The prediction has a mean pLDDT of 82. A computed fold for a 1446-nucleotide RNA from an Actinomycetales bacterium, annotated as small-subunit ribosomal RNA. Rfam family: Bacterial small subunit ribosomal RNA. The source organism's lineage runs through Bacteria, Bacillati, Actinomycetota, Actinomycetes and Actinomycetales.
RNA sequence: AGAGUUUGAUCCUGGCUCAGGACGAACGCUGGCGGCGUGCUUAACACAUGCAAGUCGAACGGGCUGCCUGGUUUUCGGAUCGGGUGGUGAGUGGCGAACGGGUGAGUAACACGUGAGUAACCUGCCCCUCUCUUUGGGAUAACGUCGGGAAAUCGGCGCUAAUACCGGGUAUUCUGGCUUCCUCGCAUGGGGUUGUUGGGAAAGGUUUUUUCUGGUGGGGGAUGGGCUCGCGGCCUAUCAGCUUGUUGGUGGGGUGAUGGCCUACCAAGGCGGUGACGGGUAGCCGGCCUGAGAGGGUGUCCGGCCACACUGGGACUGAGACACGGCCCAGACUCCUACGGGAGGCAGCAGUGGGGAAUAUUGCACAAUGGGCGGAAGCCUGAUGCAGCGACGCCGCGUGGGGGAUGACGGCCUUCGGGUUGUAAACCUCUUUCAGUGCAGAACAAGGCUCUUUGUGGGUUGAGGGUAUGCGCAGAAGAAGCGCCGGCUAACUACGUGCCAGCAGCCGCGGUAAUACGUAGGGCGCGAGCGUUGUCCGGAUUUAUUGGGCGUAAAGAGCUCGUAGGCGGUUUGUCGCGUCUGCUGUGAAAUCCUCUGGCUUAACUGGGGGCGUGCAGUGGGUACGGGCAGACUGGAGUGCGGUAGGGGAGACUGGAAUUCCUGGUGUAGCGGUGGAAUGCGCAGAUAUCAGGAGGAACACCGGUGGCGAAGGCGGGUCUCUGGGCCGUUACUGACGCUGAGGAGCGAAAGCAUGGGGAGCGAACAGGAUUAGAUACCCUGGUAGUCCAUGCCGUAAACGUUGGGAACUAGGUGUGGGGUCCAUUCCACGGGUCCUGUGCCGUAGCUAACGCAUUAAGUUCCCCGCCUGGGGAGUACGGCCGCAAGGCUAAAACUCAAAGGAAUUGACGGGGGCCCGCACAAGCGGCGGAGCAUGCGGAUUAAUUCGAUGCAACGCGAAGAACCUUACCAAGGCUUGACAUGCAUUCGACGUCUCCAGAGAUGGGGGUUCCGUAAGGCGGGUGCACAGGUGGUGCAUGGUUGUCGUCAGCUCGUGUCGUGAGAUGUUGGGUUAAGUCCCGCAACGAGCGCAACCCUUGUUCCAUGUUGCCAGCGGGUGAUGCCGGGGACUCAUGGGAGACUGCCGGGGUGAACUCGGAGGAAGGUGGGGAUGACGUCAAAUCAUCAUGCCCCUUAUGAAAAAGCCGGUCUCAGUUCGGAUUGGGGUCUGCAACUCGACCCCAUGAAGUCGGAGUCGCUAGUAAUCGCAGAUCAGCAACGCUGCGGUGAAUACGUUCUCGGGCCUUGUACACACCGCCCGUCACGUCACGAAAGUCGGUAACACCCGAAGCCGGUGGCCUAACCCGUUCGCGGGGGGGAGUCGUCGAAGGUGGGACUGGUGAUUGGGACGAAGUCGUAACAAGGUAGCCGUACCGGAAGGUGCGGCUG
Repeated sequence: AGAGUUUGAUCCUGGCUCAGGACGAACGCUGGCGGCGUGCUUAACACAUGCAAGUCGAACGGGCUGCCUGGUUUUCGGAUCGGGUGGUGAGUGGCGAACGGGUGAGUAACACGUGAGUAACCUGCCCCUCUCUUUGGGAUAACGUCGGGAAAUCGGCGCUAAUACCGGGUAUUCUGGCUUCCUCGCAUGGGGUUGUUGGGAAAGGUUUUUUCUGGUGGGGGAUGGGCUCGCGGCCUAUCAGCUUGUUGGUGGGGUGAUGGCCUACCAAGGCGGUGACGGGUAGCCGGCCUGAGAGGGUGUCCGGCCACACUGGGACUGAGACACGGCCCAGACUCCUACGGGAGGCAGCAGUGGGGAAUAUUGCACAAUGGGCGGAAGCCUGAUGCAGCGACGCCGCGUGGGGGAUGACGGCCUUCGGGUUGUAAACCUCUUUCAGUGCAGAACAAGGCUCUUUGUGGGUUGAGGGUAUGCGCAGAAGAAGCGCCGGCUAACUACGUGCCAGCAGCCGCGGUAAUACGUAGGGCGCGAGCGUUGUCCGGAUUUAUUGGGCGUAAAGAGCUCGUAGGCGGUUUGUCGCGUCUGCUGUGAAAUCCUCUGGCUUAACUGGGGGCGUGCAGUGGGUACGGGCAGACUGGAGUGCGGUAGGGGAGACUGGAAUUCCUGGUGUAGCGGUGGAAUGCGCAGAUAUCAGGAGGAACACCGGUGGCGAAGGCGGGUCUCUGGGCCGUUACUGACGCUGAGGAGCGAAAGCAUGGGGAGCGAACAGGAUUAGAUACCCUGGUAGUCCAUGCCGUAAACGUUGGGAACUAGGUGUGGGGUCCAUUCCACGGGUCCUGUGCCGUAGCUAACGCAUUAAGUUCCCCGCCUGGGGAGUACGGCCGCAAGGCUAAAACUCAAAGGAAUUGACGGGGGCCCGCACAAGCGGCGGAGCAUGCGGAUUAAUUCGAUGCAACGCGAAGAACCUUACCAAGGCUUGACAUGCAUUCGACGUCUCCAGAGAUGGGGGUUCCGUAAGGCGGGUGCACAGGUGGUGCAUGGUUGUCGUCAGCUCGUGUCGUGAGAUGUUGGGUUAAGUCCCGCAACGAGCGCAACCCUUGUUCCAUGUUGCCAGCGGGUGAUGCCGGGGACUCAUGGGAGACUGCCGGGGUGAACUCGGAGGAAGGUGGGGAUGACGUCAAAUCAUCAUGCCCCUUAUGAAAAAGCCGGUCUCAGUUCGGAUUGGGGUCUGCAACUCGACCCCAUGAAGUCGGAGUCGCUAGUAAUCGCAGAUCAGCAACGCUGCGGUGAAUACGUUCUCGGGCCUUGUACACACCGCCCGUCACGUCACGAAAGUCGGUAACACCCGAAGCCGGUGGCCUAACCCGUUCGCGGGGGGGAGUCGUCGAAGGUGGGACUGGUGAUUGGGACGAAGUCGUAACAAGGUAGCCGUACCGGAAGGUGCGGCUG
């Protein structure tokens, strides 16, 4: 740091996926040791059992008890009364229990973080300091006794102590009132000080002594807290309005303290688009993970804060709580019960059940650290220190090291040679970490206490632990797995399987040769682990601040005005808010980075420094942005003078045309179409003339011309009215730009009411077309189209391009205005400035196409919008609308693409050019009949196999009676009918003959080897192997067909393009031809074309047999028969000849073409051979060859015999000859099935062939015979050749078929036999609606109202203090029970709100190898398509109106 995946290929857009890191994890396979960490993420579910908070006798009384001791008594056991000294259960009292430990339910909040404030506050124990510690009193628990209760526990009476409780005295810098003065502060106000007057304290204990410790009231400190404020950090607008103690004030209350915190009254405020209110989710942070960073995710362990303690409410005590192991009440649950009533709260440590994919021991110790109490010893401490369990994580170590090749055996592969596993093993040698075993054996220990005594003294205290560690012993001994191997992505073979089984993160593998499944061998990676799953970040610049876009890929709102907001010209002064810089405080520790130290190393851990990007305070600077004050004119606007215009509204008005009505003329058709029909017309249409009515639209001008913000605007006149442009530079002085919400305008269709209605015309009706035709075409025709008023608010509302400003080459049109030149003037003309509107084009931009001063270039400001395709602009909710519907706008689910531009092909019922017996023009056929032959089908035991549109079908087959023969049946053979090798054995084999048999074969007889040996030849037996017309032509070679003898197909270099590719090869001509010429960013070249080859046509030369015979000779009945000859024909071989060479016309001074001459032949003379790159998985495994698979007493090989079915209508000749009967000939071993031919007889269909279709352009068609191969013969009428006779026609390229080139469109690329849309039917899945139904949450109204605080209170109860007193008591003050009231949790009732589950049925959606119906779209897709709207239709869809060009 990237990679895979859309395509035939390319570039782009864009999603999906992968490689990395991390985890409190889980699961699968596997598992040696140690260290350090870590371990209920789920049910804040329920909990058995044990423990987790006590301590103090130096606060107090008393009980029990041990020891020492003294009396009394004694039955000598003891009992009893004292004194001293210990221990201890309960109680009064003090301190602690508010810490420590757990959890994250709630909480979107001053809860947390950070920084401030508190002049509005508190603070037990601790530290420093000042003062005091005086004098009295009355009770009460324990205890005793009586009683109630099952228990928990309670009540009456009686006794007693205190550091428990209560008075009096005294007291300050305490506190309240009044008062004097000083000082400080941003305000309220704070601090100090003078005088006076009220109020307020205390406790003792211990010690032989000294002492020590406590108590009270102040001041200060430290620590810990309370309260307030600025800023910061989640989602949702399908939550837009919320609020009555609400916001503020005054008085009062309350608190430690401010405050609507509470209350009475008054005012009507307060919050909100910078998101209030509501809903959902969530403890927050230091940090942790990731990332280059910015960010994103997260909050487990450790640390800080908060909240909670079964659920809800409440207060008490206290310095501190509204209190996890306290209290009261209510609720749910559990337990005990004698049924009357009671008890409980593990989110402390262990542990149990449950839930769950999943998370540990009912361990040891207070030795250390820390905490509570105590003067102390000490006690308590599931805090803590340790141990146990778990590879859950991180880190470290080991499973051995060295040597060892005939590269052993085995495995696997193999081209059979070998390769590989592999120095790996064996074997030799060495070592012993760890585990095992034996011995030794710590640090952590300081303190306190104690003993000796002042020494740096001695002794004692260890859960972990006989642990760490050290030293021995023995032996390689006890210790390796997991995943992967098609690409991404490191690593390949064999077998099995055969779209099955299976794999898969994405692309995708698997249908008989799978590096992708399964197994094996081998390899690659990591390693006590390895993989998988889940989650987070990354890659992803794929939410883009850093760092993206919006013409066509997703994306500019239909247009304008304008509020908030954002942004804003020149200049001066000032402030110093932003901004820059220095310093100060803070930013806890841990973490992180860095330096350094300690455990053998590392993980881990100690110390120092840094970081902590932040916040606050303070000093300084003032360019820029901003605030304030002032000035300016260039932006903007106003005035004045001109000017163009289908800009808008209203009123009036004009002619042409259609239709209708009336009348005239006039007669049989009109109309309509591709062709028709429906329709109209003898009741007089159409046509034509005249007159009239009515509605709608405005020809020509008219124009990529004008105006308007857009929609849009077109006869003429008048009235009213908006905006623009030009000129002038008088005025204002930044007044500007944009614009979330908001408002207005807004084609067509549509809606409402009332008019109007000529034409056109959804729906509808009819006629056609058609397989159908709910369409296209035709005839009619209603809404509508028109007007007025009111709605609707959408369009391909498009330049698919938001608005504004500035800058950046030009050229050429056109509209408006000004000005200059020229012109006597006007009109033309030329130049220039401003402003509109087009085209071309440079730089630049862009994926490309393209844009290009009217930007899609370069920048700035503001707004809107996009983030894969489908689902879906849909559902639900909300707002708007009379409705139709509009605006806003998801999710589940599903796919790996969907898309843009361009390229090459292919295709088009696109276009242009050209060719071909392609059509046309002709000649002859086929299609009708019979027969022959081949195929299909059917049949059969088998009817062997192959060939299947053109390009299979008289084809393989140039010849099936047997053979051939591959098929079938039956009978036989098994190293074989055929080949080679080895081993062994025999001496034959062959030939002649006889018998059995259908034959193969079997049996018998006669004859019979060569060689010295080795061996040869032949037979038998055995082993290797032979053999296969068995499969696969979709594993192949070779061969062949076809497009097509069509003119094409390519390459090198260069150039252009990001690229696929293009150019060349296109263009203008020409040709049979990519043939040639010219032009040209191309220049050349190759395979094709042509030529070279064969043959034929003319001629020459040479030669002259088996061919020939003119001349000479001989001969015959006749014949080149003979001698001879080379003249001729002919044969063989070799030359010549034809090249547009010559002339003329055309053409570019070209290629070439037309005509002519000459010539046997004239424009490739005729014919043949020759077949480019490729296409059709074309044909052939049965010509041959061949991989793999299959058969091996058979799918191999040989021989013989037998069989080869039936049917396919009737009628007719002197033509026609089929068929049949009889007789023969020939071949052959054989002619019945089943040959050919001959003779006699028989004499069928058929009278020129429907739709349709084939061949042929000259020595051709047609017609006539002849020959050959195969072959014994022949079904040959086939095939291949040979010659004889010998035509007709071609105007021409509109059409059919095929082909070539260029161009165009494309949604095709398996390439139109393509692609593809919708209904219906079936299956699966998720979602919406739905009569309802079952819950949840938060409020509201009313009822009831526990505990408790606060308030009231007749009667009742009441030790301390006061008064009186007859000392009995009485009264007062104060307190209490009870009771009443306000508030108040749970509960009840009620109607609503929000939300979730479920629901008969229903709606669309998505997906699903081969279902049904059509053919809508892509080509002019066969009616151009699409958008909005309305109507209609099985469905795609059709039609109307307006719009767009994509």